[in-house]
Context: one part of a larger RNA
RNA sequence: UCGAGGCGAGGGAAUUCGGCAAAUUAGCCCCGUAACUUCGGGAGAAGGGGUGCCUGCUCUGCGUAGGAGCAGGUCGCAGUGACUAAGGGGCACCGACUGUUUAACAAAAACGAAGGCGACAGCGAGCCCGAAAGGGUGUGUAUUGUCGCUGAAUCCUGCCCAGUGGCGGUAUCUGAAGGCCGGGUUCAACCGGAGGAAGGACCGCUAAACGGCGGGGGUAACUCUGACCCUCUUAAGGUAGCGUAAUACCUAGCCGCUUAAUUGGCGGCUUGCAUGAAUGGCCCAACGAGUGCCCUACUGUCCCCGCCUUGAAGCCGGC
Numbered sequence: 001u002c003g004a005g006g007c008g009a010g011g012g013a014a015u016u017c018g019g020c021a022a023a024u025u026a027g028c029c030c031c032g033u034a035a036c037u038u039c040g041g042g043a044g045a046a047g048g049g050g051u052g053c054c055u056g057c058u059c060u061g062c063g064u065a066g067g068a069g070c071a072g073g074u075c076g077c078a079g080u081g082a083c084u085a086a087g088g089g090g091c092a093c094c095g096a097c098u099g100u101u102u103a104a105c106a107a108a109a110a111c112g113a114a115g116g117c118g119a120c121a122g123c124g125a126g127c128c129c130g131a132a133a134g135g136g137u138g139u140g141u142a143u144u145g146u147c148g149c150u151g152a153a154u155c156c157u158g159c160c161c162a163g164u165g166g167c168g169g170u171a172u173c174u175g176a177a178g179g180c181c182g183g184g185u186u187c188a189a190c191c192g193g194a195g196g197a198a199g200g201a202c203c204g205c206u207a208a209a210c211g212g213c214g215g216g217g218g219u220a221a222c223u224c225u226g227a228c229c230c231u232c233u234u235a236a237g238g239u240a241g242c243g244u245a246a247u248a249c250c251u252a253g254c255c256g257c258u259u260a261a262u263u264g265g266c267g268g269c270u271u272g273c274a275u276g277a278a279u280g281g282c283c284c285a286a287c288g289a290g291u292g293c294c295c296u297a298c299u300g301u302c303c304c305c306g307c308c309u310u311g312a313a314g315c316c317g318g319c
Stems, first nucleotide, its partner, number of pairs: 001312008010303002014301001019298001027051005036041001038152001052074009075079001087296007094288002099111002115150007126137004155281002158213003163210002165206005172201003180193004214232005241275001242272001253269006
């Protein structure tokens, strides 16, 4: 000096990206427990008290087993005496939840999940494997199977089918080779024509299909604002909600609360650079080795370091 461990005056997070690490708490019995809530929960909430040993007794028990309790006594700083053994509370974000994952840097807000919606399929089906034969789903049959999106429940899910795609229709138009008809050739090549499948044109439907969801000007007897009007334009011009957000550039927005002081956090406002409804929207009890913030308890994280135990490196000496 390093590793592992122990203790520490006063202060108590001032440390740090961050209480990381450590400390606190801890078993059992009794009392007692809030908001909120999907009425199950939240709950071991929180917060208190008790706890050894000896003597006698009561109740329970079939009991000389055990259990519950009462009274008296007694020792220690300390009685779950060592070991064992949750720190607690509050506000938000995300994901409903238990679950799954990058074997060996990621456990998560990622995947899954019940639930919701759509598509295909009537079974010699659809989907998958295979060149086929054949096989799987399935010795199942639409309350089934496969595929896709969404992701509990509650409250909801607006407008656009112009583009791309899907499905359906189709008088007409277009539409390859072969075949047919005509020309051409000693045979051919070749040229032209009629006819004509799918597909396309055309006509419809379809957004919980891929996706999309405007601009300018004016206007109310203070001002500001603009229910209202005009205009350009689109397939339609973003509804309900939410909103400086895991999304907001400006931004450390503005106001309030929290601090002595806050680029933080929470609550509001919101003109949203560039929110928004199953690429789901909003809300949400419970849950989480998830993320941010605050309070309390507690501490060597720190002020500021000291001492001790043990092991090691290194150095010195001896054999």
Background
Model confidence (mean pLDDT): 87 of 100. The part of an RNA shown here (large-subunit ribosomal RNA, domain IV) has 319 nucleotides and comes from a Thermoplasmatota archaeon. The RNAcentral record of the full RNA draws on ENA.